RNA sequence: ACGAGACGUGCCUAGGGUUCCGCACCGCGAACGCGGUGGUCUGGUCCGAGAGGUGCACACCGGGGUCGGCGGGAGCCGGCGGCGGUGACACGGAGGGACAAAAGCCCGGGAGGC
Numbered sequence: 001a002c003g004a005g006a007c008g009u010g011c012c013u014a015g016g017g018u019u020c021c022g023c024a025c026c027g028c029g030a031a032c033g034c035g036g037u038g039g040u041c042u043g044g045u046c047c048g049a050g051a052g053g054u055g056c057a058c059a060c061c062g063g064g065g066u067c068g069g070c071g072g073g074a075g076c077c078g079g080c081g082g083c084g085g086u087g088a089c090a091c092g093g094a095g096g097g098a099c100a101a102a103a104g105c106c107c108g109g110g111a112g113g114c
Base pairs, nucleotide, nucleotide: 008056009055010054011053012052015047016046020044021043022041023038024037025036026035027034028033058087059086060085061084062083065080066079067078068077069076070075089109091112095107096106097105
C1' cells in the first nucleotide's frame, strides 16, 4: 500500500425533539367541547448510544459427563448435553439523512488527531 472477514440483539439510561396526549395562553360556545399559538412547557406516548449499564446470543480456552466407532492396550475420532473462565482498547469535527421533528440515532471505530 492492497484485499478479505468480524464487531449481533432485547431491555434500560445519558440525551433528544414536538406527530399524538397532557399543560399554559387567546378566541368561540349555555355546556360537552372546538379552533389557534407555545417545547424558551416539568411531563406521558415516541426516538435513543462503537467509544454508557445490563441480559441473552455467539466465539475461544479449560475440567469433566454421556453415547457411538476404531484399537490387544495406552489411547484416538465424532455426536449430545452441561460447569467455569475470557471477550481488550477507543480523542473525534463540520456537513448531510430519516421519521412529525431533533439527538450521543444513521453516514461513522468515518474525515481528522495521538